[in-house]
RNA sequence: AGCGCGUUCGUGCCGAGUCCUUGACCUCAAGGGGUGAAGGAGCGGGGGACCCAGUGCAGCCGACAGGCUGCGGGGGCGAAUCGCCACCGUGUGUGGCGUAGCGUAGAAGUUACGCGAGCCCGUCAGCUAACCCCGUAGGCGCCAAGCAAUGUGAGA
Numbered sequence: 001a002g003c004g005c006g007u008u009c010g011u012g013c014c015g016a017g018u019c020c021u022u023g024a025c026c027u028c029a030a031g032g033g034g035u036g037a038a039g040g041a042g043c044g045g046g047g048g049a050c051c052c053a054g055u056g057c058a059g060c061c062g063a064c065a066g067g068c069u070g071c072g073g074g075g076g077c078g079a080a081u082c083g084c085c086a087c088c089g090u091g092u093g094u095g096g097c098g099u100a101g102c103g104u105a106g107a108a109g110u111u112a113c114g115c116g117a118g119c120c121c122g123u124c125a126g127c128u129a130a131c132c133c134c135g136u137a138g139g140c141g142c143c144a145a146g147c148a149a150u151g152u153g154a155g156a
Base pairs, nucleotide, nucleotide: 010142011141012140013139014138018041019040020039021038022037024035025034026033027032042136043135044134045133046132047131052126056071057070058069059068060067061066073124074121075120076119077118082098083097084096085095086094087093088091101115102114103113104112106150109147110146111145
C1' cells in the first nucleotide's frame, strides 16, 4: 500500500414493518449494551350482512321443481401480470424476447438505469356496516443517475 473479515458511528434505499410504556435476566470501563416477555399508539393485511353481483361443462333420470354420476378447482400477500418463440425429461418445466405494473437521496414530468420474484391457505372465502383475526420482518447502498415546473427549512 492492497485485499478480506469483524465492531461502532453517520447517512440513505426497497418494504406495512416504526414509536412509546412496564417489568425480568445477562453484561459493563457505571456512560451504556444485549436477550426475552407483556401492553399500547401508528401503519399494513385478511375474514365477515342486507343490497348488488354470481350460481361451470358433459351424460342420465324427472311433467316440473329438482336429483345422480363424471370432469374442471378456487383463493390470499406482493409491483411481480400476460403474450410469443425455442428446447426437452411434456411439467404448476428450462431458456430467450417482450409486456401490464413497480423502483431509483424533496419533487409532477422527462431521459437513463434497474425489477417484472417468491411464499402461503387447503376444496373454502365476491362486495360487505357492526364485529372478529393476523403482521409490525427481511434484504441492500454510501457520491448517492442527468434535467426539471415547483415545494420545504435555516440565515440575512
Description
This is a predicted structure of a 156-nucleotide RNA (c-di-AMP riboswitch aptamer (ydaO/yuaA leader)) from a Solirubrobacteraceae bacterium. The prediction has a mean pLDDT of 75. The organism belongs to Solirubrobacteraceae, within Bacteria. The sequence was found by an Rfam model in a public genome assembly.